[in-house]
RNA sequence: CGAGACAGCCGGAGAGCCGCAGAAGACUCGUCUUCUGAGGAAAGUCCGGGCUCCACAGAGGCAUGGUGCCGGAUAACGUCCGGCCAGGGUGACCUGAGGGAAAGUGCCGCAGAAAGUAAACCGCCUCUUCGGAGGUAAGGGUGAAAGGGUGUGGUAAGAGCGCACCGCGUCUUUGGCAACAAAGAUGGCAGGGUAAACCCCACCAGGAGCAAGACCAAAUAGGAACGACACAUGGCCCGCCUCUGGGCCGUUGUUCGGGUAGGUUGCAUGAGCUGUAUGGCAACAUACAGCCCAGAUGAAUGGCUCUCCCCUCUUUGAGGGACAGAACCCGGCUUACAGGCUGUCUCGUUAU
Numbered sequence: 001c002g003a004g005a006c007a008g009c010c011g012g013a014g015a016g017c018c019g020c021a022g023a024a025g026a027c028u029c030g031u032c033u034u035c036u037g038a039g040g041a042a043a044g045u046c047c048g049g050g051c052u053c054c055a056c057a058g059a060g061g062c063a064u065g066g067u068g069c070c071g072g073a074u075a076a077c078g079u080c081c082g083g084c085c086a087g088g089g090u091g092a093c094c095u096g097a098g099g100g101a102a103a104g105u106g107c108c109g110c111a112g113a114a115a116g117u118a119a120a121c122c123g124c125c126u127c128u129u130c131g132g133a134g135g136u137a138a139g140g141g142u143g144a145a146a147g148g149g150u151g152u153g154g155u156a157a158g159a160g161c162g163c164a165c166c167g168c169g170u171c172u173u174u175g176g177c178a179a180c181a182a183a184g185a186u187g188g189c190a191g192g193g194u195a196a197a198c199c200c201c202a203c204c205a206g207g208a209g210c211a212a213g214a215c216c217a218a219a220u221a222g223g224a225a226c227g228a229c230a231c232a233u234g235g236c237c238c239g240c241c242u243c244u245g246g247g248c249c250g251u252u253g254u255u256c257g258g259g260u261a262g263g264u265u266g267c268a269u270g271a272g273c274u275g276u277a278u279g280g281c282a283a284c285a286u287a288c289a290g291c292c293c294a295g296a297u298g299a300a301u302g303g304c305u306c307u308c309c310c311c312u313c314u315u316u317g318a319g320g321g322a323c324a325g326a327a328c329c330c331g332g333c334u335u336a337c338a339g340g341c342u343g344u345c346u347c348g349u350u351a352u
Base pairs, nucleotide, nucleotide: 001348002347003346004345005344006343007342008341009340010339012308013307014306015305016304017303018302020037021036022035023034024033025032026031027030039323043334044333046332047331048330049329050328051209052208053207054206064205065204066203067202068201069083070082071081072080073079084098085096086095087094088093099200100199104198105197106194107193108192121140122139123136124135125134126133127132148166149165150164151163152162153161167189168187169186170185171184172183173182174181175180213265214264215263216262223256224255225254226253227252228251229250234249235248236247237246238245272291273290274289275288276287277286278285279284309321310320311319312318313317
């Protein structure tokens, strides 16, 4: 210098005028003053929690759903950090639903002789009555997958049939908390694959959500209690009929309770932010100091002008400045994002 890998950050700056929302204050009480006013994703609503109500004696089990190498972090997680293994890359580094296939069941299309306690189509070898019979997994062919690979000996031809190396299984030792790795010994080498098929094992999970929930509380209608007036010739009830008796049905006043509209709250001091120190490889934790940082509800956070910055163009000028807008809050994940900046590292080339 060129090409990359990873981690992090910024997301136009300043001023004036007008306007909007919230809080505090002032007074002449409907105006004025001061302060504050979107994000890294406020988004998707995909996970995990706080909070609230409902359900539930306690414990265990069943069903269903989720998670799944090991260790750690965390309030918790499907997140994050560190490692192991496998795959990819020359490399920095990246990717991985990464438990169990010897508990059981299922499936393995087409092709192929044979697809699972395997298998003889061609070929090779032996025998032959020339029809065929037997041996063989080296070679060919099929397939995603065919009973370890290379070589050598051996054989009728072949074959872990014997041997060497590699791979694999088992055992032991060593290192590591562990996943796992290495070394040694031993076994001629096995019941192939598939669990994002059922299933088995381990762990986790009650449901609904701020339109949760709590409080205050109009008008109208209906309900209850107490009182006043009326109380019949009427209606209903005390099973039916008769008699006697009782109650209710009316008007009006006061009070009470539920509850709708509406209002208040939940609702902005929190697993909070910034800085420093300490511990830790890190995620993170602890201590100290400082700070208060949107709070609406037909839902504020906007518009115009000037200067500077950046980009583009047809360059005395003109145009443009990404993705995107809080709604109870927090931790993650995922997705969108013009342009720019910083740090560490890798590969290639050249020069010293």
This is a predicted structure of a 352-nucleotide RNA (Bacterial RNase P class A) from an uncultured Alphaproteobacteria bacterium. Its Rfam family is "Bacterial RNase P class A". Its family is annotated with tRNA processing, dimeric ribonuclease P complex and ribonuclease P activity in the Gene Ontology. From the family's description: Ribonuclease P (RNase P) is a ubiquitous endoribonuclease, found in archaea, bacteria and eukarya as well as chloroplasts and mitochondria. The coordinates come from a structure-prediction model, not an experiment, and the mean pLDDT is 78.